Notes:
The part of an RNA shown here (small-subunit ribosomal RNA, central domain) has 350 nucleotides and comes from a metagenome. The coordinates come from a structure-prediction model, not an experiment, and the mean pLDDT is 82.
[in-house]
Context: one part of a larger RNA
């Protein structure tokens, strides 16, 4: 480089935004670089090819012929691809209006539990487990009553139910802001699509410095269990979990399936938001368009399975793959407070 792959065999980057570059709708008109056509010059001889010829014959040499797959020059062709000028809405956008709905901050609100505090009333137990025992309790626990204080989280609705670009989002209000659908219709006139480099977001741990700390609960510590028990069962418990503000940058970050666009047989749910028809209005019917499911049909897969939300049929552009271990290590070199990421190999051996 070709060629051939990425759901599960090795291979889709966590995820977004975008910048070089790739690549780009629909007409008509100019150019005439690409790209095409013949034409001139060039392409040295040797070499190799192809007929023949000469040394007995090969090698080796002579002759003649085609070739040199290129380049340059003038000249034409104009369907393509490229410039450019008009232009035109099917891709994209930008405003309005209604409604769903999810995030951040900022103040404030609620009720259940759960602890822990006072008190009150009351005795001997309570806990806990297969069983027990360590804890707790006559200094009056536990179990009840009434007050009060903290902090977390938000039963029931809750649903293969919503929203987000992925992490992820669930009490109530209020305010702010960004996105998505969908009607009719304007306007803008290809403004498009991917997107190495770069920027940003990014579960949990986890780090740093200040706050808070109930419950939980790494670590530790007793109690059991055991042949032992550094576990798996109790009892307590410390960082942490929560909050500010900075870092860290990985995850089975998963649909193990990168974006975009078209296009290809069907049943059935379910969630928005609309048009019909109908009514005082809703429902109920009969469609549209969006998202999310489940069943399955061609096709497609090695098989399992996938099947309009594709793993079918195309097309654009990026990103990884190329036996196993050695190793996601060594070096280096970046990046981080550390922990460590992030790029990333040989030897050697099956």
């Nucleotide at each position: 480089u070709u060629g051939g792959g990425c759901g599960u065999a090795a291979a889709g980057g966590g995820c977004g935004c975008g910048u070089a570059g790739g690549c780009g709708g629909g007409a008509a008109g100019a150019c005439a670089a690409g790209u095409c056509a013949g034409a001139u010059g060039u392409g040295a001889a040797a070499u190799a090819c192809c007929g023949g010829g000469g040394c007995u014959c090969a090698a080796c040499u002579c002759c003649g012929g085609g070739g040199c797959u290129g380049c340059a020059u003038a000249u034409g062709a104009u369907a393509c691809u490229g410039u450019u000028u008009u232009u035109c809405u099917a891709g994209a956008g930008g405003a309005u209006a209604g409604a769903c709905g999810g995030a951040g901050g900022a103040a404030a609100u609620g009720g259940a539990a759960u602890u822990c505090c006072a008190c009150a009333a009351g005795u001997a137990g309570c806990g806990g487990u297969g069983a027990a025992a360590u804890g707790c309790g006559u200094a009056g626990a536990u179990a009840u009553g009434u007050g009060g204080a903290a902090g977390a989280a938000c039963a029931c609705c809750g649903g293969u139910g919503g929203c987000g670009a992925a992490g992820g989002c669930g009490a109530u209000u209020u305010u702010c802001u960004a996105g998505u659908u969908u009607a009719g219709a304007c306007c803008u006139g290809a403004c498009g699509c991917u997107a190495a480099g770069g920027c940003g977001c990014g579960a949990a741990a986890g780090c740093a410095a200040g706050g808070g700390g109930a419950g939980c609960g790494a670590a530790c510590a007793g109690g059991a269990u055991u042949a032992g028990a550094u576990a798996c069962c109790c009892u307590g418990g410390u960082a942490g979990u929560c909050c500010u503000u900075g870092c860290c940058g990985u995850a089975a970050a998963c649909g193990a399936u990168g974006c975009a666009u078209a296009c290809u047989u069907g049943g059935u749910g379910u969630a928005g938001c609309u048009g019909g028809a109908c009514u005082c209005a809703a429902c109920c019917c009969c469609g549209g368009c969006u998202g999310u499911g489940c069943c399955g049909g061609a096709g497609c897969u090695a098989a399992c399975g996938u099947g309009u939300u594709a793993a079918g049929u195309a097309u654009g552009c990026c990103g990884c793959c190329u036996g196993g271990g050695g190793a996601g290590u060594a070096c280096a070199c970046u990046c981080g407070c550390a922990a460590g990421g992030g790029u990333g190999a040989a030897a050697c051996u099956c």